[in-house]
This is a predicted structure of a 1421-nucleotide RNA (small-subunit ribosomal RNA) from an uncultured bacterium. RNAcentral holds the sequence, with entries from ENA. The coordinates come from a structure-prediction model, not an experiment, and the mean pLDDT is 81.
RNA sequence: CGAACGCUGGCGGCAGGCCUAACACAUGCAAGUCGAACGAACCUUUCGGGGUUAGUGGCGGACGGGUGAGUAACACGUGGGAACGUGCCUUUAGGUUCGGAAUAACUCAGGGAAACUUGUGCUAAUACCGAAUGUGCCCCCCGAUUUAUUUCGGGGCGGGAAAGAUUUAUCGCCUUUAGAGCGGCCCGCGUCUGAUUAGCUAGUUGGUGAGGUAAAGGCUCACUAAGGCGACGAUCAGUAGCUGGUCUGAGAGGAUGAUCAGCCACAUUGGGACUGAGACACGGCCCAAACUCCUACGGGAGGCAGCAGUGGGGAAUCUUGCGCAAUGGGCGAAAGCCUGACGCAGCCAUGCCGCGUGAAUGAUGAAGGUCUUAGGAUUGUAAAAUUCUUUCACCGGGGACGAUAAUGACGGUACCCGGAGAAGAAGCCCCGGCUAACUUCGUGCCAGCAGCCGCGGUAAUACGAAGGGGGCUAGCGUUGCUCGGAAUUACUGGGCGUAAAGGGAGCGUAGGCGGACAUUUAAGUCAGGGGUGAAAUCCCGGGGCUCAACCUCGGAAUUGCCUUUGAUACUGGGUGUCUUGAGUAUGAGAGAGGUAUGUGGAACUCCGAGUGUAGAGGUGAAAUUCGUAUAUAUUCGGAAGAACACCAGUGGCGAAGGCAGAUCUCUGGGCCGUAACUGACGCUGAGGAGCGAAAGCAUGGGGAGCGAACAGGAUUAUAUACCCUGGUAGUCCAUGCCGUAAACGUUGGGAACUAGAUGUAGGGACCAUUCCUUCGGUUUCUGUGUCGCAGCUAAUAACAUUUAGUUCCCCGCGAUGGGGAGUACAGCCGCAAGGCUCAAACUCAAAGGAAUUGACGGGGGCACGCACAAGCGCCGGAGCAUUAGGUUUAAUUAGAUGCAACGCGAAGAACCUUCCCAAGGCUUGACAUAUACCGGAAAGGUGCAGAAAUCUAUCCCCUGCAAGGUCGGUAUACCGGUGGUGCAAGGUCGUUGUCAACUCGUGUUGUGAGAAGUUGGGGUAAAUUCCGCAACGAGCGCAACCCUUGUUCUUCGUUGCCCGCACGUAAUAGUGGGACCUUAAAAGAGACUGCCGGGGUCAACUCGGAGGAAAGUGGGGAAGACGUCAAAUCAUCAUGCCCCUUAUGUCUUGGGGUUCCCGCAUGGUUCAAUGGCCGGUGCAAAGGGGUACAAUACCGUAAGGCGGAACGAAUUCCAAAAAACCGGUCUCAGUUCGGAUUGAGGUCUGCAACUCGACCUCAUGAAGUCGGAGUCGCUUAUUAAUCGUGGAUCAGCAACGCCGCGGAGAAUAUUUUCCCGGGCUUUGUACACCCCCCCUGUCAACUCAUGAAAGUCGUUAACACCAGAAGCCAGUGGUCCAACCCCAAGGAGGGAGCUGUCGAAGGUGGGAUCGGUAAUUAGGA
Repeated sequence: CGAACGCUGGCGGCAGGCCUAACACAUGCAAGUCGAACGAACCUUUCGGGGUUAGUGGCGGACGGGUGAGUAACACGUGGGAACGUGCCUUUAGGUUCGGAAUAACUCAGGGAAACUUGUGCUAAUACCGAAUGUGCCCCCCGAUUUAUUUCGGGGCGGGAAAGAUUUAUCGCCUUUAGAGCGGCCCGCGUCUGAUUAGCUAGUUGGUGAGGUAAAGGCUCACUAAGGCGACGAUCAGUAGCUGGUCUGAGAGGAUGAUCAGCCACAUUGGGACUGAGACACGGCCCAAACUCCUACGGGAGGCAGCAGUGGGGAAUCUUGCGCAAUGGGCGAAAGCCUGACGCAGCCAUGCCGCGUGAAUGAUGAAGGUCUUAGGAUUGUAAAAUUCUUUCACCGGGGACGAUAAUGACGGUACCCGGAGAAGAAGCCCCGGCUAACUUCGUGCCAGCAGCCGCGGUAAUACGAAGGGGGCUAGCGUUGCUCGGAAUUACUGGGCGUAAAGGGAGCGUAGGCGGACAUUUAAGUCAGGGGUGAAAUCCCGGGGCUCAACCUCGGAAUUGCCUUUGAUACUGGGUGUCUUGAGUAUGAGAGAGGUAUGUGGAACUCCGAGUGUAGAGGUGAAAUUCGUAUAUAUUCGGAAGAACACCAGUGGCGAAGGCAGAUCUCUGGGCCGUAACUGACGCUGAGGAGCGAAAGCAUGGGGAGCGAACAGGAUUAUAUACCCUGGUAGUCCAUGCCGUAAACGUUGGGAACUAGAUGUAGGGACCAUUCCUUCGGUUUCUGUGUCGCAGCUAAUAACAUUUAGUUCCCCGCGAUGGGGAGUACAGCCGCAAGGCUCAAACUCAAAGGAAUUGACGGGGGCACGCACAAGCGCCGGAGCAUUAGGUUUAAUUAGAUGCAACGCGAAGAACCUUCCCAAGGCUUGACAUAUACCGGAAAGGUGCAGAAAUCUAUCCCCUGCAAGGUCGGUAUACCGGUGGUGCAAGGUCGUUGUCAACUCGUGUUGUGAGAAGUUGGGGUAAAUUCCGCAACGAGCGCAACCCUUGUUCUUCGUUGCCCGCACGUAAUAGUGGGACCUUAAAAGAGACUGCCGGGGUCAACUCGGAGGAAAGUGGGGAAGACGUCAAAUCAUCAUGCCCCUUAUGUCUUGGGGUUCCCGCAUGGUUCAAUGGCCGGUGCAAAGGGGUACAAUACCGUAAGGCGGAACGAAUUCCAAAAAACCGGUCUCAGUUCGGAUUGAGGUCUGCAACUCGACCUCAUGAAGUCGGAGUCGCUUAUUAAUCGUGGAUCAGCAACGCCGCGGAGAAUAUUUUCCCGGGCUUUGUACACCCCCCCUGUCAACUCAUGAAAGUCGUUAACACCAGAAGCCAGUGGUCCAACCCCAAGGAGGGAGCUGUCGAAGGUGGGAUCGGUAAUUAGGA
C1' cells in the first nucleotide's frame, strides 16, 4: 500500500473494496414526463364534472452513472488569443393578424410463425403550409469616417415572424438587445524510452480564387510556386489516459495517477449520417463483421466498461438489500411522477482511530512445570484466597437531531436510565551478530534453517520441542511493489597515472566559453504592483461528534505563467576606442623536421683469375651442409642490392606515427632580439576531411644480407619449440589500399598562480679578460632531465613550476561488479584480411587496485650442519630371528603409519597374562559404600556329578550379656565396562631442534593491516657481544649454575691397599703392623682470553705463544624458548559426554593372538686363511644374589644331577672374561668354511611343553664364494669397526632384542661447486588448506541459455490494384406528389429511383517489420 497468503480473532466509529479477461453474460431494475397542446377510447359521476391511457405533439433521453481499450496528441496542464454558436435562465425593445391542406390514433380489408407490416376511409392540434405587418434584424447601394465590411447617417418596387392553453390572472409563442453560464476554434511553454529508427513529406508547404462550416484555416477543390519538418532528434518503433494530487526524501529529486475532484477518450469490433441549441449519441437509427438467442427455415432479436448478480480468468476484491425521508436531476402551472444519481443498511480486521478482555490486597514465595553445582533458582504476586468495580457485550424501560407546517429508508438507531454477574472476550512473531531477548532435551552435513554473514558432520543460545525471555497487540508474521539509506547517474553532489574510464595524433565546421575602457539598450538578472494559479488535499489557528480517526470554518501556501512600473553591478545585443591575448614585419641563430635528385666509402654475398691443400663450417656436444669437379684461407679485378661504424650524448627536431653517410633542390615549424604594423582577429571542438609504426593486400620493378611458412639435422618421454644447416613470401622502390598497436608518460588541449637545488641543449644581456676570438662568472627567455618542500593521493620504490598541487574554459570516456564480449545480430567502410558502432539471454559473489605479514621460488647474497666431498664399516643378495603389511580364520584382540609407525608400547603371550573366539555358568553381581530385614554360620577337610566354574552330601562348628562386628541371604540405591570419542578436555610424550630464535612495555611512525626496536658494519657455537641508529629498556630462550669424567690437596682406613719394618714360606701366601701409593667416598683447589705478542674502529673479537693434567664451551650427560603438526595416547593414569546393565559386566574350560603363496623393515650369523679347529698361557670393568646366588668334592660325553662350605656381600657366590699371545693342524675346496633344516635320544622349569618352551648329545649338513639400482651410520676420538661381560623382565623361555660395562683400537676432511635440511637478509608472487599451492586448453559424459540455419507457421503497420455496404454531397431522362401560383393544360418545389465522387469490412500482390518453431551447426556457462 486498492494488496495477497499463514496462524489467530471481543466491540464500536470513519473510510475502502476486480489492479487480472475493454472476457462472455441468465434475471430484475437504472429516463421519463406533460390531459393546463390535440382528437379519440374506456371508467366513474352528486350530471357540474372527475379519472385512466395507446397515439399525435412538446420538453428531456448530449445530464447524471461506468470504464481506461485507444491516444506521445493542442490529449492534458498552464498562460494567452480572435473569426464563432448557445435550448432552459436573467435582461432590452416590440409583436402575437388572416387563412389553408393533411395525417396518426380509429374503422374496414389483408400479409406474416414472429418481429412487424400493406391498402381503403374519417379526424384534431402549441404538428405542417401560405399570406399580411415588421421597430429592430439580415442583404445591397450612397456619403462621411476608420489601420480595418470600423462606426455613423441616408436610401432600396431587396428578404423574411408568430400558437395557443387553462382560466381571469398567468403560463406560452415570434422578432430583437445585452448578460451569465456552457461549448467550438487558434497560439507560447511543459509532458516517457530507443539513433542497432537519419532522413521524412505530395494537399505535402505557401499564394490566388471558389466552395464549405456556427466559426479562422488545404477543411475541400481549381490554378500556381517548390516549398515545409529534422542531431535543440523529424520520421519510425515501443510503452502510456493527462492533471489537482498520492508515497518517499533534509532538500533537490525519485516513483506513482485506486478512492475524491477537473479534463479527455470509449460504449461488442469497424464505418456512417439523421434529429437537435447541443451527438456523429452507453440503455437512438442505418450498414458491414464476429458472437449469442428465437424460428414454422421464409426471416427476426441482442449488446451490464449503469446497480445488484452469474460464469470465466486470477494470489485476489462485496448484497440479484431498503428508500426517494434528505441532497441533486428530468418533466409538469401545480399536485405529482420518475431517478441502482444519491441517502442508508448488509458482507470483508482491507486500512486508520478508539475501547475492552478486570482492579486492589495477597509469601508457606503452595502445587505443577523447567533448570540445577542437589544447596537451590525460576515461572512468581503470578495463581489460589480476600475485598471491590461493571467499560464493552447481555436483559428491561425511555427515546432524538436530521424536517422551525406535513412527509424518516436509516430505526426503536444514536443517546439516557435501570438490572445481573469477573462474569462472554488473546494471540502472533522472534530470542547467533546486525537486533531487544538463553537454557535443557532430541537430531547428528541427516532432518532442516537462512534477509546478509552463515548454522547442522554426537556436548547446536542458529534445526525440532519444552521451560524461560523479548517485541507488537485484535492483530502478528511472510511475500510482492515503491522511495530512502545509494555521493552506486553525482543540478544540489562523483570520477578517468596503476581500481571501470583520455579519442593514436593534429586541423577545423556547428556549438560552448572568451582581454581593457567608454556609451547605449534592458533580453537574461533583481525589486514593487496587478491578473491567474478550481475545490478538495498538505500546513497553521478555531469549532463539532465523550476523545481520536473523521467532519467543518478561517488563514497561509500553491516555489508557476501572464502583464505592468522601475533598477543597471554582472552576462548578452548595438556603437566607439585601446594594446597586454593573437598575428604580421624585421634581424640573428640551432636542428637525424619534410621532399626530390644524383653521389661516397667500409662490410656481406656472388662471378672471374692467381697462390695453396684437406679439410671447412657449426655447437653445450654433434649432425644435416660445403669441399679433390679444389672448398675454407689468402691476393687481385668485377657485379649487385641493402644499410650508413666512429662522431653519439636519458643530446636534437617533429602534432603524433617517426627522423641519422655527405652534398645539393624545394619547403614547414619553433626559439631569441627589436617593438614598426593589425587591433580580440582568441581557446576548445560533436559531426567532418587529411596524417597515421609494423604486419598485410593489389599492380609493376628489385632481390646482397636477413628471414615467417617449409625442409633437413640435433635436443627430448614427446619437441609441430628454443640450437644448427638451408630457404619462399616479405623486408627495398613506385603507385594505390588497409587504419590498427603496451599508437604508453597507460597522464586530452588551452590559460593563470604556487619553495628551492643541480645537470644538459639553443639564443640574448652584463661583468671580467683580450687587439679580436676562446675559456670563466652573474642573469634572462625557451626546451629537456634528476632530487626535493608545501600540497595532493585508497595507497604507492608515487606526482611535485614539464603537476597527479590551487582554479577557470572546452572536448572525449566509464556507468549494476566480474564473466558472457569488444562477441552476436544490424548498419557503414574495405579487393580481402578485417575495421568502426555495439547488445541480450545465461551465470558467479565476487573480479580488481595499492600496500602488509607469512609461506614458496629449478631468484640473489651471507653464514651453518656427517649435508655433500675425502674415508671406514654396514644394509640391499643367502638362510634364520623379530616387528609390521597382506592373506587366512570361529578368533587370528586392539593401538602406533613419511622423516617423527614397523626388535615400537611388550624390562618375557604354553595356563595365567588376555582384551579376541567357542562352549558352560552367575545376575546387587568377581570388587566398593550405605540402609532395612532375615539367618548362624563362614572358611576348611573328605566324598558324588562335571572339562572346570559350579552343584551337592557330610564332618567340623565363632566372639559377645546385649548392642554390634564378621560371614551368608533377601530388597533398594548402586557396582562394573581394556565399550565409543585423543577431533570434548587434563596429564604425559614425539618432532621441528640444542636450531637461535620468539616476544613485551613506553615512546615514535603509518588512515590501517603493520613497521621500528629485532635492520646496518664488525664478530660469535649462539639475538654471544661491540659500534652506529627513533629508539630506550625488559622477558622467555643461548651461556652459566647440576651430574659424570680428566689433575691435585685435605680427611677417613675395613672387607680395600702393601713403599717401608718384624715374624714366616723354597716362593706366593699368611700373621703382626703401617696410612706412602693405588683405591673407596666426602669436602676443597684448578681455567678467567687471566698473561705476552700480531691483527682489529685505542672495540667486540681473532691468530700465535708461554705456563699448565686440562685452553679458548676441556669431553660427555641432564636440561628443550614462543609456537607448529586438531602429531601420539580415553588400552598406564585420571576424566566430560554417549552407550551396555540376566550383559559390551563377571567366573570357568579349551582354543586363538605362534596361521603363511607373498612384499617391506630392523637385527644377529655368514660366505672364510687378518680365518676355522685343538692344546696351553695371560689381563678387565660394571653389576646381581634369602621362595636367592651357590663354591670345593662326586656322577654324567653333555645339558645337568647329587650335595650344601661361605656370603644379606669392597670379605662369599654368579665368574670362565673373550679377542690377544704361544704351539699344532687345515691349504682355497661349497672345504675341518657355513650352519639352516630334519631324524633319534635326553636334561631342566612348570598343575601342564600337542597346538606352543629353552638347552644337551649323536646323526643330517640347505642356501650362501662378498651382493643390482639404491641406501644408512660415523670425523683425531677412548669415535667407527671389533671382542667378550653384566643386568632388568623372569617358574622357564622365543634375548640374535633393549639398557649398561670394560678390552684392544683405525682411516679421512679442515673446503662449500653441487644434493638435503634449517637460520638471517633481499627480491618476485595471480599462493594463505601457504608449491603436496594455484591454474590453462583440448577431449569424454550430463545439463542450461543463446547465435546461425534449408525451411515453416504467424503478428503489426503501410503501399498498389480490385471490389464497394450504409450514408452525405452532386447530377438526373422518365416516374410519383396535399398545401403556393394557376384555373384545370401545367408551373414552382419536393420524394422515391438511378448515376457519379468519397467511402468501412473484404479480396489480390510484392515488399517491410516483429515473433514462434526447425534437421543440423557454432561458440558460451